This is a predicted structure of an 821-nucleotide part of an RNA (large-subunit ribosomal RNA, domain II) from Syndiniales sp. Model confidence (mean pLDDT): 80 of 100. The source organism's lineage runs through Eukaryota, Sar, Alveolata, Dinophyceae and Syndiniales. Rfam family: Eukaryotic large subunit ribosomal RNA. Its Rfam clan is "LSU clan". Rfam links the family to the GO terms ribosome and structural constituent of ribosome. A reference for the family is Cannone et al. (2002), "The comparative RNA web (CRW) site: an online database of comparative sequence and structure information for ribosomal, intron, and other RNAs", BMC Bioinformatics. RNAcentral holds the full RNA, with entries from ENA.

[in-house]
Context: one part of a larger RNA
RNA sequence: CACACAGACGUAGACGUGUUCAUUCUACCCGUCUUGAAACACGGACCAAGGAGUCGAUCUCCACCGCAAGUAUGUGGGUAGAAACCCAUAUGCGGAAUGAAAGUAAUUGGUACGAGCCUUCGGGCGCAGUACCGACCGACCUUGACCUCUUGUGAAAGGUUUGAGUUUUAGCGAUGUGGAUCGGACCCGAAAGAUGGUGAACUAUGUGUGAGUAGGGUGAAGCUUGCGGAAACGCAAGUGGAGGCUCGUAGCGGUACUGACGUGCAAAUCGUUCGUCAAACUUGCAUAUAGGGGCGAAAGACUAAUCGAACCAUCUAGUAGCUGGUUCUCUCCGAAGUUUCCCUCAGGAUAGCUGGAGCUGUUGAGUUUUGUCAGGUAAAGCGAAUGAUUAGAAGUACUGGGGACGCUUAGUCCUCGGCUUAUUCUCAAACUUUAAAUAGGCAAGAAUGUUUCGCUACUUCAUUGAGCGGAGCAACUAAAUCAUAGCUCCAAGUGGGCCAUCCUUGGUAAGCAGGGCUGGCGAUGAGGGAUGAACCUAACAUUGGGUUAAGGUGCCAAACUGCUCGCUCAUCAGAUACCACAAAGGGUGUUGGUCCAUUUUGACAGCAGGACGGUGGUCAUGGAAGUCGAAAUCCGCUAAGGAGUGUGUAACAACUCACCUGCCGAAUGGACUAGCCCCGAAAAUGGAUGGCGCUUAAGCGAGUGACCGAUACCCAAUCGGCGUGAGCAAAUUGAAUGCUCAGUCGUGUAGGAGAGCGUGGGCAUUGUGUAGAAGGGUUGUCGUGAGGCAGCUUUGAACAGUGUCUAGUGCAGAUCUUGGU
Numbered sequence: 001c002a003c004a005c006a007g008a009c010g011u012a013g014a015c016g017u018g019u020u021c022a023u024u025c026u027a028c029c030c031g032u033c034u035u036g037a038a039a040c041a042c043g044g045a046c047c048a049a050g051g052a053g054u055c056g057a058u059c060u061c062c063a064c065c066g067c068a069a070g071u072a073u074g075u076g077g078g079u080a081g082a083a084a085c086c087c088a089u090a091u092g093c094g095g096a097a098u099g100a101a102a103g104u105a106a107u108u109g110g111u112a113c114g115a116g117c118c119u120u121c122g123g124g125c126g127c128a129g130u131a132c133c134g135a136c137c138g139a140c141c142u143u144g145a146c147c148u149c150u151u152g153u154g155a156a157a158g159g160u161u162u163g164a165g166u167u168u169u170a171g172c173g174a175u176g177u178g179g180a181u182c183g184g185a186c187c188c189g190a191a192a193g194a195u196g197g198u199g200a201a202c203u204a205u206g207u208g209u210g211a212g213u214a215g216g217g218u219g220a221a222g223c224u225u226g227c228g229g230a231a232a233c234g235c236a237a238g239u240g241g242a243g244g245c246u247c248g249u250a251g252c253g254g255u256a257c258u259g260a261c262g263u264g265c266a267a268a269u270c271g272u273u274c275g276u277c278a279a280a281c282u283u284g285c286a287u288a289u290a291g292g293g294g295c296g297a298a299a300g301a302c303u304a305a306u307c308g309a310a311c312c313a314u315c316u317a318g319u320a321g322c323u324g325g326u327u328c329u330c331u332c333c334g335a336a337g338u339u340u341c342c343c344u345c346a347g348g349a350u351a352g353c354u355g356g357a358g359c360u361g362u363u364g365a366g367u368u369u370u371g372u373c374a375g376g377u378a379a380a381g382c383g384a385a386u387g388a389u390u391a392g393a394a395g396u397a398c399u400g401g402g403g404a405c406g407c408u409u410a411g412u413c414c415u416c417g418g419c420u421u422a423u424u425c426u427c428a429a430a431c432u433u434u435a436a437a438u439a440g441g442c443a444a445g446a447a448u449g450u451u452u453c454g455c456u457a458c459u460u461c462a463u464u465g466a467g468c469g470g471a472g473c474a475a476c477u478a479a480a481u482c483a484u485a486g487c488u489c490c491a492a493g494u495g496g497g498c499c500a501u502c503c504u505u506g507g508u509a510a511g512c513a514g515g516g517c518u519g520g521c522g523a524u525g526a527g528g529g530a531u532g533a534a535c536c537u538a539a540c541a542u543u544g545g546g547u548u549a550a551g552g553u554g555c556c557a558a559a560c561u562g563c564u565c566g567c568u569c570a571u572c573a574g575a576u577a578c579c580a581c582a583a584a585g586g587g588u589g590u591u592g593g594u595c596c597a598u599u600u601u602g603a604c605a606g607c608a609g610g611a612c613g614g615u616g617g618u619c620a621u622g623g624a625a626g627u628c629g630a631a632a633u634c635c636g637c638u639a640a641g642g643a644g645u646g647u648g649u650a651a652c653a654a655c656u657c658a659c660c661u662g663c664c665g666a667a668u669g670g671a672c673u674a675g676c677c678c679c680g681a682a683a684a685u686g687g688a689u690g691g692c693g694c695u696u697a698a699g700c701g702a703g704u705g706a707c708c709g710a711u712a713c714c715c716a717a718u719c720g721g722c723g724u725g726a727g728c729a730a731a732u733u734g735a736a737u738g739c740u741c742a743g744u745c746g747u748g749u750a751g752g753a754g755a756g757c758g759u760g761g762g763c764a765u766u767g768u769g770u771a772g773a774a775g776g777g778u779u780g781u782c783g784u785g786a787g788g789c790a791g792c793u794u795u796g797a798a799c800a801g802u803g804u805c806u807a808g809u810g811c812a813g814a815u816c817u818u819g820g821u
Stems, first nucleotide, its partner, number of pairs: 029044004045821006055183006062176002065173003070093009097104002109133005116125003134167003137163003140159004147152001186325002189322001193315006204289009215247003218243001222239007251276003256272002259270002291307001293303002328756006338351001340349003352494002354491007363483003367480002369444005379434001380432002386428003391423001393421003398418008448474009458465001497521004502516005526537003541718007551708003554692003560705001562704006574694001585679003589676010606663005612636003618630002642657001646655002719746004725741004757810001759807010775794008
């Protein structure tokens, strides 16, 4: 590719594909750190270009190549001429180890399994390698022959001692992937540190030399005159004009408005107000002091808009266990937050978990069953031990206290305890006789069983036993189920965890802190729980069809306003696990249940009649006659009637109740219990069974059908991985890492591996192009994808395929850089 068959769809068009518009359903924003992000966590207006694991050295594993007991290189030479050829020489690593050193110094071993070869099918020889046992060499320890000059030599024999050794050697060099270390070391980023310089035009202070500073007020000393006084001296009036005195202008300063301005007039200004203003005053010029230094009426102030140590250049791409970023695709596998150590707690190393590569070649198991073994948890027990602990009972004189009788000394008796005995109540992480479940170990065969012989310094009275070795015999191959398993090397990430059932520690408790088993989330989507990391169902290639799970079926919204039986009325009803709360306690709301009473000898309720006498009981009182109060609470007559249940009176009276009777005619009363409902039940924006709404429910409790409903399950097709199972193919140009088919699998963060796409450049080769290359625009098509190709158009000179080598090779993020909007 063709044909045949089967399945799905159904020619009135299944299915695939492109574009545009509309509608419905679904649908939170990316990146990042994080247990957890849509987050009221951070970065992100938009576009283009740039932008981050590189290179070198050394080591290591693997792959492959060259030569091989060597190998590789340097230098020199052959040679005037060599990247490659030859020679010489040197050096590195290897070819011998061991010991601190002096020094000494190693060979065909055996058993088991083994590719393979041979075979008379009995078996024999057995590579590499693995395990074990030997022998040898060195070190150490022990014994020590012969010889000897008495200091040595050291044959030989040993040792649960030791070595990075030997036991017929394997290395050296080139290339490449992965990894390590050192280098700027994936990229960007400090606060710091060091060296050498430049600054006092600002400002701080000193010095030198200049300049400047209205008008008033106050009125020190001194002086004059007068007066007083014996004098000393004092008083008064003037004069005088002192002062880090005062008001105040210029100047200098800068208090308040917390005014104006605040992309300003200004990187400190403006307005009004305010301080000072003849001096520690203001100021020009010159000069001096320099960075761990200066200067400072001292504020860590000032030292050129910089100061709790200036500025410039360099060391310097400083370092960062910290933050941020880190660029194409598909396929396969796939984590950890734990162990130990660390000046370790924001990090490393180590083991674990994981990937990749290789070797061997048949057993294995997170399972069940059978057999067997160890255990001291749960439970149970305390009329069993230990310890705790409630209550009575009996007993005796063994013991303590009190009392009565009594000669005060016995003694008798009573009583409260102890004690003893038989009981009784309640308990234990560090109690236990008993004693689970679950979990755990071993076994279920050839590496075995059995018979027999031998060895031994072990063992025994003993050829007794034990161990080891040789030979013979035994094949129904050893319970079920499922499945390939074991070993070596290299290496990443991780070393913040969190949640749930159950068990458990601390805590009043916690969405709290810690521990254990298992399962999850992290790393994971899908259906359901309205919403949602973790709950329930269930894990995912791409399509078509069917069936279910959890959960649902009034409408939103797919599917019965299904059926059967109960309950519930809420002026705050209720409505589905995790879960988004309500309690003690109440209810003559209603519905069930249990127990005890009453009742045809007529109850309960209703209506009606009676409710008397002793007696106005006694006491108390101003009074108290049933009824302020106290104590007591009888008798009679009755069908029945309290020395009185309430109303009432100053006290009586009157009414009423208990109690009895009549009428009536069948159930009635009480206590407890538990379903729904109600009370208990108060909060700040308006508000949530998800909403609407629902009342013989669309609520609650049962039962029973139908239906809806996932990426789960089933069927069919296709893609990809594995394919150690089955088959093909036998000598070709080449490819066995092959081809075909069963079968099975398909989630995935960090991370690993494989196979590919794309870009710049070199070489080789084949090509395209002015009859139009590259590039741009647009439309289509192929590929799982990175991407590829084609048509039309624009444009005008270069470009592509294949193979191979090479790299400044792929951007959305870095408060990234530059430019643009």